[in-house]
RNA sequence: GCUGCUAUGGCUCAGUCGGCAGAGCGCGUCCUUGGUAAGGACGAGGUCACCGGUUCGAUUCCGGUUAGCAGCU
Numbered sequence: 001g002c003u004g005c006u007a008u009g010g011c012u013c014a015g016u017c018g019g020c021a022g023a024g025c026g027c028g029u030c031c032u033u034g035g036u037a038a039g040g041a042c043g044a045g046g047u048c049a050c051c052g053g054u055u056c057g058a059u060u061c062c063g064g065u066u067a068g069c070a071g072c073u
Stems, first nucleotide, its partner, number of pairs: 001072007010025004019056001027043005049065005
């Protein structure tokens, strides 16, 4: 220098052939118990890496950038 893959909540990851962003764990409140543990209910927490384009509408499609990983040279 070139190519590919990845980037979504505190962590690990889904997701969508374009139409209100989710799970598990973790965190908070409550219920259950004589009290723990276990279980259950509810809740908080996200500029979907960044910039632009297409579109009525983009986490999703297109272009570029950045970072990480792998390969090639």